[in-house]
Context: one part of a larger RNA
RNA sequence: CUGGGCGUAAAGGGCGCGUAGGUGGCUUGGUAAGUUGGAUGUGAAAGCCCUGGGCUUAACCUGGGAAUUGCAUUUGAUACUGCCUCGCUAGAGUAUGGUAGAGGGAAGCGGAAUUCCCGGUGUAGCGGUGAAAUGCGUAGAUAUCGGGAGGAACAUCAGUGGCGAAGGCGGCUUCCUGGAUUAAUACUGACACUGAGGCGCGAAAGCGUGGGGAGCAAACAGGAUUAGAUACCCUGGUAGUCCACGCCCUAAACGAUGAGAACUAGCCGUUGGGGGUAUCAAAACCUUUAGUGGCGAAGCUAACGCGAUAAGUUCUCCGCCUGGGGAGUACGGCCGCAAGGCUAAAACUC
Numbered sequence: 001c002u003g004g005g006c007g008u009a010a011a012g013g014g015c016g017c018g019u020a021g022g023u024g025g026c027u028u029g030g031u032a033a034g035u036u037g038g039a040u041g042u043g044a045a046a047g048c049c050c051u052g053g054g055c056u057u058a059a060c061c062u063g064g065g066a067a068u069u070g071c072a073u074u075u076g077a078u079a080c081u082g083c084c085u086c087g088c089u090a091g092a093g094u095a096u097g098g099u100a101g102a103g104g105g106a107a108g109c110g111g112a113a114u115u116c117c118c119g120g121u122g123u124a125g126c127g128g129u130g131a132a133a134u135g136c137g138u139a140g141a142u143a144u145c146g147g148g149a150g151g152a153a154c155a156u157c158a159g160u161g162g163c164g165a166a167g168g169c170g171g172c173u174u175c176c177u178g179g180a181u182u183a184a185u186a187c188u189g190a191c192a193c194u195g196a197g198g199c200g201c202g203a204a205a206g207c208g209u210g211g212g213g214a215g216c217a218a219a220c221a222g223g224a225u226u227a228g229a230u231a232c233c234c235u236g237g238u239a240g241u242c243c244a245c246g247c248c249c250u251a252a253a254c255g256a257u258g259a260g261a262a263c264u265a266g267c268c269g270u271u272g273g274g275g276g277u278a279u280c281a282a283a284a285c286c287u288u289u290a291g292u293g294g295c296g297a298a299g300c301u302a303a304c305g306c307g308a309u310a311a312g313u314u315c316u317c318c319g320c321c322u323g324g325g326g327a328g329u330a331c332g333g334c335c336g337c338a339a340g341g342c343u344a345a346a347a348c349u350c
Stems, first nucleotide, its partner, number of pairs: 004321003007304002012318001014201004021194003025088002029084003033081002035077008049065006091191001092188004096183004103177007110154001115149007125136002162169002206247006215241002220236004258317006266295012299306002323350003332343004
C1' cells in the first nucleotide's frame, strides 16, 4: 500500500481566473513505450521448502529438485493505455433572434421622515421610566403652521421572489458594462474537467490623507438600579458610521455540505423562457427547459436527517483530518504604516 475519513463527532480552502501536473468522447490505420506469451543468459554457495541417502534414532552431515516473485537479450500478440495519423458530432465553444433580473461602474434627479435655523399661533410644562432622576423650558420649550439648510437611508411594491463565483446587491432616470437563459438553424471539431504554486476579488471593524457629519453611537460624562454596578434602563456624547483615493484580508466568509460529469420512483408549490390544446382576449390546462422551495420510494446515515439542488450509485482532480490541553501559541520566514495576518512546532500534562 492492498483497506479510513471530512453536514452536526477532528477534517471542504471565503470565492474566482488560471500555470505546471493529473485525468479525458466516438472512430480508421500505423507503432509496439506501458501491458502480455515463449526462448536464452544470469539470479554464488550455504540456509528455508520438497524428496532420497549416511551416523542404532534425532540433532547433525550429504545427493537431487524446487524456489530465487528480479534483470538483460531475443522473438511473438495487439484488447486496453500511450504516441503518430484518417475522420465524426453526442462534450465544449462561436454566430443569429428573443427574454428576465436589487449583477457591476458613473452621473443626475425625487418624495417621506429625523435634526437644526428663521418666522407665526400659543402657555407651562416637556421628556423619560418598572418608578424616578439627570436633561430641556417663562431668555417662551413641548405642541402646531409656514419657509429654509444639511446629511444619511430608500416605507408600501416585497415574495423559502430575482441577480451574482463568493463577499454581496433594493427609490427613479440616463450612459458604460459582465453573466445567465431560451428558440431554430449554421459553423469549429475534443478545443474538455480539475487545478499545487501564482494572480485577482473579498462583509463588518480597523488604519493613512483629504472632505463630510442629519440620525445612530464604542469610548467618555451624568442620572438611576444595586451590597457593589467600571453593566443591563435613562439623559447627553466623541471616534466611527457617509464620500474620494490608498491599505488591511479576517468571519458562525454557513447549506457548518469543494469543483465537474453520468445514472437512480413519485407528488405539491413558485420564478424565467419555449411548444401545444381550447379561447375574441385574459385566465386555465398539458408538455419541455433553466432556476428556487416543501414532502417522499429505493438507497445511505451512529442517530438527527439527506433523498435528481443527495449526505444515494460511480468516475476524475484539488483542499483538509489523525486524542484533549499546551496552541492556531512560541521561534523563524513572508506580508502590513500599525493593529495584526499567513505559514506553524515542542517541552510538559491528562
This is a predicted structure of a 350-nucleotide part of an RNA (small-subunit ribosomal RNA, central domain) from an uncultured prokaryote. RNAcentral holds the full RNA, with entries from ENA. Model confidence (mean pLDDT): 89 of 100.